[in-house]
Context: one part of a larger RNA
């Protein structure tokens, strides 16, 4: 791990409450308990109802508050109940089923292991040589030295026996702590046999929360015990309808719950509901605006300051400082507003429209972790597949088609069926279904098939301004001159460091010079002018499309691909593909109306609309076992087990051949240990 088997909304209760369905009905119904075979009598204590009101005496169609016959509350005048019986949901119980870590009661262990008693054992062989004590030596006597002698010691080397630092190994092991080599201790606080003593908030502990029988921050074992679990896990046939939320309050509350909202399912109202259209009314956002508040930028004028001049004080002129208010002319604001939109929100009134449209009242619920994308925003940094509103969409709970492949984007909502049609978004060379369609451009970058500030005689359109056969731009040949080296500066300054000036002649025409270029000069060149050729040339602005900026990590890799110059971009325009969407033809349910029959449950025809679905609410079925009742099967073969043909929307349902060999189904009713793929589910086989 597979396969088989077992595996989870159950019982009680004179309990509460809704609905169903039965009896009796201003009533209704018994409970212990007694009768009996039983059905069922009997039993009238009590319970609910018929009448409120008030804390309550207590009063009563009223009452209570109060002085109060005022006024108010709650009542009354309308609305029938209670007992059974079945479901739904709740109480209370273990209450849908398995799970803790835990708490506390009673007991049961020191044959592991920690101390401790008592009593015994055990340490090859080797070195070191303290006290002591002898003998010499020495001293007044001593201390004292020196040989010997002796055997001391948590001494030294090392086996045995203890121990466990270091390393490989081993890690579904030989082994739930080993093994190999090296390692410490080894006469001691040393190691060890037996016996024995300490027990669980308790012991023992040279002290690590260590040990107390593979367990220890409170052992085991059994009980309380089916503790508790806002927490995870699982919850078992079918088939129809309808269908949500992830919001606001509030919470020792945030992954729980209450209560509204949103679902559903009965019962009542009967268009009240939405939509569009048009009348009326709301309001201070977009946007706009400076008239207020506030910010802000330039001029003008100007109180006051500040410098200067003059001044003993006072006072006076002055100013390319600064400058409030004034005012001119351009400007910003969620917490400005002199104005103000579309939408939106309230209500008349007419249309459409009759559907799972509104409303009310009652029984059941689930939800209360949202996501993404557009649009309007705040947080953030005008970052986030971020965060927090608001508004629509979609996902959720949505399949199909499209976006190469993708919950949230684009089309569009699957009721079954078909080898039939028509469209949507998307496409129509080939993979790949349809155009290598038609017309007009643009692009040359593979741009298309990623990107910006910036740059650029890249090309298309479209407009201003100049200059051109009286010859333009360009290109060549020519002049480009004089007063003059213009004054000043400067070591110099001569067009050409700098500053000022920027005139005059002569001329077709030449700046007191546009650059290179000298130490100054010179030299090249320019503007400007003839000539030479002959036709357009210049700026300049709005715009289509491209060009450069352009750098990343497996492997072209920033079209799905191939590949394409159009099979790319733009504008028109005919065709087609193209999907579960529309439409044919057929079948099935649900449901409103009509009409017919009806055993009043309901069938059946017509005709309209309607069957995506998670949670979760209503409905109707199947099928397992057992009781009962009625009629059956069966050794001429029952269940069960296999093959195999049938029928049913569907859970399932027959027939039939084998096998089996003894008991079985069908109807209607009632009763459940009634239904397995999942619970790291149990047990059991493989």
């Nucleotide at each position: 791990g597979c396969c088989g088997g077992c595996g989870a909304g159950u019982u009680a209760c004179u309990c509460g409450u809704a609905c169903g369905u039965g009896g009796c009905a201003a009533g209704g119904u018994u409970a212990a308990g007694g009768a009996g075979a039983g059905a069922u009598c009997c039993g009238u204590a009590g319970c609910c109802g018929u009448a409120g009101c008030g804390a309550a005496a207590g009063c009563g169609a009223g009452u209570c508050u109060u002085a109060a016959u005022a006024g108010g509350g709650c009542g009354u005048u309308u609305c029938a109940g209670u007992c059974g019986c079945g479901u739904g949901c709740g109480g209370u119980a273990g209450a849908c089923c398995c799970g803790a870590a835990g708490c506390c009661g009673g007991g049961u262990g020191a044959u592991c292991u920690a101390u401790c008693c008592a009593u015994g054992g055990g340490c090859a062989g080797g070195u070191u040589g303290a006290a002591g004590c002898g003998a010499g030596g020495g001293u007044a006597a001593g201390a004292c030295c020196u040989c010997g002698u002796g055997g001391a010691g948590g001494a030294c080397c090392g086996a045995a026996c203890c121990c466990a630092c270091c390393a490989g190994g081993g890690u579904u092991g030989a082994a739930a702590a080993c093994c190999u080599g090296g390692g410490g201790g080894a006469u001691g606080a040393c190691c060890u046999g037996u016996g024995g003593a300490u027990a669980g908030g308790g012991g023992u502990g040279a002290a690590a929360g260590g040990c107390c029988a593979a367990u220890c921050a409170a052992a085991c074992c059994c009980g309380g015990u089916g503790a508790u679990a806002g927490c995870u896990g699982g919850u078992u046939c079918u088939c129809c309808c309808c269908g949500a939320a992830a919001u606001g309050c509030a919470u020792u509350u945030a992954g729980g719950u209450g209560c509204a909202g949103c679902g559903u399912c009965a019962c009542g109202c009967g268009u009240u509901c939405a939509g569009u259209a048009u009348c009326g009314g709301u309001g201070g956002u977009a946007g706009a605006g400076c008239a207020c508040u506030g910010g802000a930028u330039g001029g003008g004028c100007u109180a006051g300051g500040g410098g200067g001049c003059c001044a003993a004080c006072a006072a006076g002129c002055u100013u390319a400082c600064c400058g409030a208010a004034c005012u001119c002319a351009g400007c910003c604001a969620a917490a400005c507003u002199c104005c103000g939109a579309a939408u939106g929100c309230c209500g008349g009134u007419a249309c459409u429209c009759c559907a799972g449209a509104g409303c009310g009242u009652g029984g059941c619920a689930g939800u209360g972790a949202g996501a993404c994308u557009g649009c309007g925003g705040g947080g953030g940094a005008u970052a986030a597949g971020c965060u927090c509103c608001g508004u629509a969409g979609u996902c959720g709970a949505g399949a199909g088609g499209g976006a190469a492949a993708c919950a949230g984007c684009c089309c569009a909502g699957a009721u079954c069926g078909c080898c039939a049609g028509c469209u949507a978004a998307g496409g129509u060379c080939c993979c790949u279904a349809a155009a290598u369609c038609u017309u007009u451009g643009c692009u040359a970058a593979g741009u298309g098939g990623a990107a910006a500030a910036g740059g650029a005689u890249g090309u298309g359109a479209a407009g201003u301004c100049g200059c051109a056969c009286a010859g333009a731009c360009a290109g060549c040949c020519a002049g480009g001159a004089g007063g003059u080296u213009g004054g000043c500066u400067u070591a110099g300054a001569a067009g050409c460091a700098g500053c000022c000036a920027c005139c005059c002649u002569u001329g077709a025409a030449a700046g007191a010079g546009u650059g290179c270029g000298u130490a100054a000069c010179a030299g090249c060149u320019c503007a400007c002018u003839g000539g030479u050729c002959g036709a357009g040339u210049g700026a300049u602005u709005u715009u289509g499309c491209g060009c450069c900026g352009a750098u990343a990590a497996u492997g072209u890799a920033g079209c799905g691909g191939g590949g394409c110059u159009a099979a790319g971009c733009a504008a028109a325009g005919u065709a087609c593909c193209g999907a579960a969407g529309c439409u044919g033809c057929g079948g099935c349910a649900u449901u409103g109306c009509u009409c017919a029959c009806u055993u009043c449950g309901g069938u059946g025809a017509g005709u309209g609309a309607u069957g995506g679905g998670u949670a979760g609410g209503g409905g109707a079925g199947c099928g397992u076992u057992g009781u009962a009742a009625c009629a059956a099967c069966u050794g001429c073969g029952a269940a069960g087990c296999u093959g195999u043909u049938c029928c049913g929307u569907g859970a399932g349902g027959a027939g039939u051949g084998g096998u089996g060999g003894a008991g079985u189904g069908g109807u209607u009713a009632c009763a459940a240990g009634u239904g397995c793929g999942a619970a790291u589910g149990c047990c059991g086989g493989c």